[in-house]
RNA sequence: CGCUGCUCAGAGCAAACCCGCCGAAAGGCGGCGACGCAGAGCCACGGGGCUAACGUAGUGCGCCGCUACGCCCGCCGGGCCGCCAGC
Repeated sequence: CGCUGCUCAGAGCAAACCCGCCGAAAGGCGGCGACGCAGAGCCACGGGGCUAACGUAGUGCGCCGCUACGCCCGCCGGGCCGCCAGC
């Protein structure tokens, strides 16, 4: 340096539920809590997914179709950085 995660060490993260706050929502943050994770660290770059405020088409004015500039890296791929061990 590359591959791998069978084994070792020390750590790390934290799904769902519930509570609070932010947000139109998706979702995020904090607390609680551990389903899991060898990148469950970071980057929305490609694909995919979620939401639909703004905008816009319709409307029986109740709503509703479309739309990302919003969101998900704990969906997949890619990029960057990184721990231990084995080969």

Predicted 3D model of an 87-nucleotide RNA (c-di-GMP-I riboswitch aptamer) from a Gemmatimonadota bacterium. Of the family's consensus pairs, 100% are formed in the model. It was read from a public genome assembly, where an Rfam model found it. The source organism's lineage runs through Bacteria, Pseudomonadati and Gemmatimonadota. Its mean pLDDT, the model's own confidence on a scale to 100, is 89.